[in-house]
Context: one part of a larger RNA
Molecule: small-subunit ribosomal RNA, 3' major domain
Organism: uncultured bacterium
RNA sequence: UGACGGGGGCCCGCACAAGCGGUGGAGUAUGUGGUUUAAUUCGAUGCAACGCGAAGAACCUUACCUAGGUUUGACAUCCACGGAACCCUCCCGAAAAGGAGGGGUGCCCUUCGGGGAGCCGUGUGACAGGUGCUGCAUGGCUGUCGUCAGCUCGUGUCGUGAGAUGUUGGGUUAAGUCCCGCAACGAGCGCAACCCCUAUGGAUAGUUGCCAGCAAGUAAUGUUGGGCACUCUAUUCAGACUGCCCGGGUUAACCGGGAGGAAGGUGGGGACGACGUCAAGUCAUCAUGGCCCUUACGCCUAGGGCUACACACGUACUACAAUGGCGCGCACAAAGGGGAGCGAGACCGCGAGGUGGAGCCAAUCCCAAAAAACGCGUCCCAGUCCGGAUUGCAGUCUGCAACUCGACUGCAUGAAGUUGGAAUCGCUAGUAAUUCGAGAUCAGCAUGCUCGGGUGAAUGCGUUCCCGGGCCU
Numbered sequence: 001u002g003a004c005g006g007g008g009g010c011c012c013g014c015a016c017a018a019g020c021g022g023u024g025g026a027g028u029a030u031g032u033g034g035u036u037u038a039a040u041u042c043g044a045u046g047c048a049a050c051g052c053g054a055a056g057a058a059c060c061u062u063a064c065c066u067a068g069g070u071u072u073g074a075c076a077u078c079c080a081c082g083g084a085a086c087c088c089u090c091c092c093g094a095a096a097a098g099g100a101g102g103g104g105u106g107c108c109c110u111u112c113g114g115g116g117a118g119c120c121g122u123g124u125g126a127c128a129g130g131u132g133c134u135g136c137a138u139g140g141c142u143g144u145c146g147u148c149a150g151c152u153c154g155u156g157u158c159g160u161g162a163g164a165u166g167u168u169g170g171g172u173u174a175a176g177u178c179c180c181g182c183a184a185c186g187a188g189c190g191c192a193a194c195c196c197c198u199a200u201g202g203a204u205a206g207u208u209g210c211c212a213g214c215a216a217g218u219a220a221u222g223u224u225g226g227g228c229a230c231u232c233u234a235u236u237c238a239g240a241c242u243g244c245c246c247g248g249g250u251u252a253a254c255c256g257g258g259a260g261g262a263a264g265g266u267g268g269g270g271a272c273g274a275c276g277u278c279a280a281g282u283c284a285u286c287a288u289g290g291c292c293c294u295u296a297c298g299c300c301u302a303g304g305g306c307u308a309c310a311c312a313c314g315u316a317c318u319a320c321a322a323u324g325g326c327g328c329g330c331a332c333a334a335a336g337g338g339g340a341g342c343g344a345g346a347c348c349g350c351g352a353g354g355u356g357g358a359g360c361c362a363a364u365c366c367c368a369a370a371a372a373a374c375g376c377g378u379c380c381c382a383g384u385c386c387g388g389a390u391u392g393c394a395g396u397c398u399g400c401a402a403c404u405c406g407a408c409u410g411c412a413u414g415a416a417g418u419u420g421g422a423a424u425c426g427c428u429a430g431u432a433a434u435u436c437g438a439g440a441u442c443a444g445c446a447u448g449c450u451c452g453g454g455u456g457a458a459u460g461c462g463u464u465c466c467c468g469g470g471c472c473u
Base pairs, nucleotide, nucleotide: 007473008472009471010470011469012468013467015463016462019427020426021425022424023423026318027317028316029315030314031313032312033311034309035308042053043052064304065303066302067301068300069299070298073127077126078125079123080122081121082120083119086103087102088101089100090099091098107116108115109114129293130292132291133290134289138287139286140282141281142280143278145276150189151188152187153186154185155184156165157164158163169180170179171178195270196269197268198267200238201237202236203235204234205233206232209228214225215224216223241264244258245257246256247255248254320420324379325378326377327376328375329374336367337366338365341360342359346355347354348353386417391412392411393410394409395408396407397406433455434454435453436452437451438450439449
């Protein structure tokens, strides 16, 4: 000077408390440990690993295993020789590979001999190649403390010096935010603001919207004429600054209340992460030093494995029911995606789906039905008309191919489960809870992830205690 203390003071945070809903019990999904295996590829391991890398393992992916092959190599540059490239057929084989036969001659220059570019083959060696090791040799990127309010510098001053001061103190703030004081005076990185979305209004614009006002037409619909008023869309501007009033305060910063206002004291949300910490994570995104392999630790191919299963843990989904299940009827979204694509109406099928193809490069057409809600009926507290695991049979779709190992449909089957021990998690408002929609990845495959709307609470006395953090001592 720091760090630490079951030392002290002050102060924050869903940290506790007050509440609401969960996890821990069941079944399933998924990840991990362990075990097994020829292989179950590798990494991630308290918070900050475990629905994590993986935004999608049937082949491919794929790095693992077994087997069959290969050695200048699947890929790059250089050299020599030959051939244009390229296309087709047959044999063998699981394929890779190997063997045989046939067709075929482009472009540029040309002294018509040939030469050159490009591509293919053969050969030689320089070299290629390695998801092999080291994240404790590294770059880059990332997590974390933590969106916590801190971390420093110049000059000056003090101290022999390490260092101190400034940054401490009195107030105040979400904030080292601001005010006052002070041997300090200033400054930088952070805070805040500038950026985006959202809440209000104006202007501009009108192939979305509107019978608003007129007209036409229909079984019906902005369907048509017509019109930008409204809604909306998307560009720009305005608006919020403690600006105004009252009170408190040191006449300050600021705090409490009020007015006006769509919005009030950072309005709500996002992006944005200081100096640093953890030799944190990543050599398997990529790059890269060193080391190692070089007829193999490289490369190609088929099949298998990553999907195993006595068990243990994490994260989710579905439930245990009446605030419910089932049947019928009937409303109301937002945000997205669509050309090897989205695919309407119609017809076929109980259904998954099929046939067919209108329209749409999309504010125009399609995916598309929103669901919970609401109305009526039924069930009458039961392992049930709850719950849906598991299994059998029959099918659909994608795809060379669903045995290992896909999703979905129909019929049958109907398991555990009657609210969950110790313990533990999230959340302070359009939040929790609940309910649907979409997208990325993607041939197919979503209970995961990321967005979007609908319905929509309860509680907060307070800071003694638990956890984490800040300042002073």